[in-house]
């Protein structure tokens, strides 16, 4: 990056470095000097991919050690939109 499929009303933050911006993006509405963004450290939630039993399967319990994710607000609202995870090119 382009297609497919699946999920998005649950649930999860402290600390340092920093020093005005964030919530993708339109229009709304929050949030921020009682410290935004952004690295870092701890820690935490979820369970897509993984691990285990079960089962012909579809699928159902369980688990969290590794890859992703995620920890204001229903994806904060909205929509010719978006994020995210798995595959195939």
């Nucleotide at each position: 990056u382009a297609c497919a499929c699946g999920u998005c009303c649950a649930g999860a933050g402290g600390g340092g470095u920093g020093g005005a911006g964030g919530g993708a993006c339109u229009g709304g509405c929050c949030c921020g000097a009682u410290g935004a963004a952004a690295c870092c450290c701890c820690g935490g939630c979820a369970a897509c991919c993984c691990c285990c039993g079960c089962g012909c399967a579809a699928g159902c319990g369980g688990g969290a050690a590794g890859g992703u994710g995620c920890c204001a607000a229903u994806u904060c609202c909205u929509g010719g939109a978006g994020a995210c995870g798995u595959g195939u090119g």